[in-house]
Context: one part of a larger RNA
This record gives sequence, C1' cells and structure tokens, in this order.
RNA sequence: CGUAUACGGUGGAUGCCUUGGCAGUCAGAGGCGAUGAAGGACGUGUUAAUCUGCGAUAAGCUCAGUUAAGGUGAUAAAAACCGUUACAGACUGAGAUUUCCGAAUGGGGCAACCCGGUGUCAUAAGACAUCAUCCUAACGUGAAUACAUAGCGUUAGGAGGCGAACGUGGGGAACUGAAACAUCUAAGUACCCAUAGGAAAAGAAAUCAACCGAGAUUCCCCUAGUAGCGGCGAGCGAACGGGGAUUAGCCCUUAAGUUUUAUAGAAGUUAGUGGAACGCGUUGGGAAGCGCGGCGGCACAGGGUGAUAGCCCCGUACACGAAAACGACUUUAAAAUGAAAUCGAGUAGGACGGCACACGUGAUAUGUUGUCUGAACAUGGGGGGACCAUCCUCCAAGGCUAAAUACUCCUGACUGACCGAUAGUGAACCAGUACCGUGAGGGAAAGGCGAAAAGAACCCCUGUGAGGGGAGUGAAAUAGAACCUGAAACCGUAUACGU
Repeated sequence: CGUAUACGGUGGAUGCCUUGGCAGUCAGAGGCGAUGAAGGACGUGUUAAUCUGCGAUAAGCUCAGUUAAGGUGAUAAAAACCGUUACAGACUGAGAUUUCCGAAUGGGGCAACCCGGUGUCAUAAGACAUCAUCCUAACGUGAAUACAUAGCGUUAGGAGGCGAACGUGGGGAACUGAAACAUCUAAGUACCCAUAGGAAAAGAAAUCAACCGAGAUUCCCCUAGUAGCGGCGAGCGAACGGGGAUUAGCCCUUAAGUUUUAUAGAAGUUAGUGGAACGCGUUGGGAAGCGCGGCGGCACAGGGUGAUAGCCCCGUACACGAAAACGACUUUAAAAUGAAAUCGAGUAGGACGGCACACGUGAUAUGUUGUCUGAACAUGGGGGGACCAUCCUCCAAGGCUAAAUACUCCUGACUGACCGAUAGUGAACCAGUACCGUGAGGGAAAGGCGAAAAGAACCCCUGUGAGGGGAGUGAAAUAGAACCUGAAACCGUAUACGU
C1' cells in the first nucleotide's frame, strides 16, 4: 500500500410523518374608498427584540347576547396581578376611539416631514372646526362693449384612488409559419387606453327560409374541417337545418320593465346547546394490541389520547337556539329612471377610399363610414349573394328587457388512483425574507429529540474553554439539543493475509 472482516468518524440518501401546497365540487360573496381605502411609517405591554393585535381610550374601551373556571396573544420563562356562578377571560353582534403618510384634498415636500389662513372657545401655552381640483345645478356679480357674453364668486350634490380574473369599446405589434419573402399567417393575439357590472354584451326581425315553413337574444352538441376563401401556397373556415340549456316580453300623449327607499312578513347567515354505549385480565415504559365477558348505533365521517379505541376526549347522526345586525324572497306604498318625440332625413341609396362579414375585389351580394352627394313616405320602402322580372318575406334610420353564458382576489363545507420537504406555491420554517443590482428587477437555503423536558443536579479532566468521562432522567441518550431513521462516496482504528 492492497484485499477481507469488525467497529467507528464524516455525510444526509432512504423509510415513516405533516403544520404547507396543488386541483376541484357545492354554496356564499362579487367590491373597498373624501364617514379618508388598499398599502404602509411610528408607536402601544411589568418588555430589550421580532411576530400577532391594537391606536395617545393604543395585546385594548362601551352596550347586548352566548359561554365560562380559569385567565393576563406567541417566541418565553419569571414577576406581579385578575377571576371562580357571574362586571375574570373567551366567542358573536352593534357602537366608541382610530397618531402620521398614502387618491391625500389648506400650501409645500426628498412619503410617514415642514409651513400656514379663517372661525369659535379659551386667553398662558392652546383646543376644536374648516380651507385642494374638476364636473353638474341654482343664485349672485360682472369686462373689452349699450343689451349681453366671457370671466369671477357663493351654496349644494357628485367625482378622484385601489382591486385577481371575467366584459364592452377605442388603438394595435413583432417573433413565427409560408421550410427564403412581399399578399397572406401569427392575430384583432400580446400590449396600451377608456369604462362598466356581478356578470357584461346581445336581444324581440327592414331575420331566416324556399313556394313548405320558422318566429328575440345568449350558450352547448352536431351539421363540418363540409360549402367556400386562399402567392388556390402556408393556411383560414362558415351558414341553412337538427338536438339541447334557458325562456319573456314590451314602450314612445297613457309605461312594460328596472332601481332605490319605506312598510309588513320571512327562509337563511353571523356566537352557541343537548347528543347513545365498557369493564376485567395479560404483554409492555405506555394498551387503543391480545384474551374473556358486555353494550350503543338515525351516531362504525374524522381527529386526538404514551402502539391499532363505535362505547376515554373532541366530535359525528339527529334535535334545538338569537337580545342584536344582515337578509334571498314575498306584500303594500312612494320616488327615480325608462324619456327619444311629430313612427324615426342629410337618413336609405349612389360615387371614391377603407374596414367588418369564413369570403384576400373577385362576377361579390350584406353591414359599416372618412370625403362628395342624395330619395320615397305604406298607393311607400328593405331583403332573398352580380343584375332583372315574378313571387315570398319583413318594416331601417327611437328605446327598455330577467334566465340559460364567462370569471374567482375572497368566505365556508367537502373531495382527490394529487405532492410529501431537490416534491408540492418562490415561500410547510418570521419569504417576496436574507442576499444581489444605481434602478427596473432578480431572488434563495432552511421541517422532524422525547409520550412527557423528565433538556442532564452533583463530581472529574480542561483555558472559570471547546469537547469529553462519571452520576442522574428516560422504554431507549449510538434519542443529548450539530438531537427519528442514518445508505453511498470519503477518512480512520483493530485483526488476518499478500507485498
């Protein structure tokens, strides 16, 4: 040095576990905000720090209700207290307080800071209230300029900002594909802007159909990758009709509907209450295991308890419960909206240029409209895919309308041939943290002693170390906090053999 065996060190795989995630189902809710939000800063305790809660009334104050023998949130003990049958504490509802910043709104500003005006009260400091902008309405005032108008002022009401997706409207790419690339595609996608609602939008035929008929809109399954469109390339891609979900119709002199408020009811929601039935022996540290003998079950869902519990605990089935707040839905009443006015004229239609229609201008109907034009008036007009006739069908240029549909930041219950700590969210742990970056932004690692801290008194070695040896606890300490299990690489010690 090698090989083998044994025993260790290192290391943290594996197994088991789950506080956390992921994906859903069924309900709820679908907003918060000048009555100052979302989000923060700073405070607040017997408290030095952090988390949680709260706001100078500061881990809290008041009232009502439900519970209650235990409490003073956590790391986290201690001290000092509160309470025990109802003024402790907890939970629910309602109210009060709610510093400063932040739309931030008296002015300013390098957010959490600086500096004011006016009024009232105090009069020593000061306290309270109010003062942004825009829009709308009313009133007042009022230029050049006579009437006026602009402007200015006062009062009242509203708006502003935030928020995950879903909606509508206005704008609108490129990479890419076409095996290059220009029409085309990607795609009306991404993204930007405006704005709304719990849904939005659409909507009661100037619609389809085909000589038979249907009868608003929306969504789903077919029709169908069909008919078509297309450098007829790549690709794009209907409708008629059929089957379903859901159904609802109305109005314009007069109100169908919708919304709000009030009124009277009211399911339910926001705390809770009751809730069946077991003992002995045995192994063991521990019984829920095993043995024996019982019992309940409208409850053998689930969780916990020193191993695996229907009958130990919490629960579960079932039954019951609200002073207060909210409240689907229903009744009645009021108000608002609907509201556009001669039943729709600078409209229909036309020309030119675009766009939308599955349809790229094509033989291209239909819709829409930037420019220029421009009818008829129900004895009329539009459409039926160039166009014309016949025929059929409908009535534009005014308006409202639930449901079926889309989505989930959020709340509750439940589910999983979903994950189980390199997985599952980036985050099971004080994580959008530490750290990196001027910044936009990027972005980790890190779970497990034990049933219970019983977390090792005391002694010894040592630097009043680190670490260890005894002793003690414990079922176990090779469970000792670098703590369950403890693989491999890697490093040793001992023994044997080889060299």
A computed fold for a 499-nucleotide part of an RNA from Parashewanella curva, annotated as large-subunit ribosomal RNA, domain I. RNAcentral holds the full RNA, with entries from Rfam. Lineage of the source: Bacteria > Pseudomonadati > Gammaproteobacteria > Alteromonadales > Parashewanella. Its Rfam family is "Bacterial large subunit ribosomal RNA". Gene Ontology terms of the family: ribosome and structural constituent of ribosome. Its mean pLDDT, the model's own confidence on a scale to 100, is 86.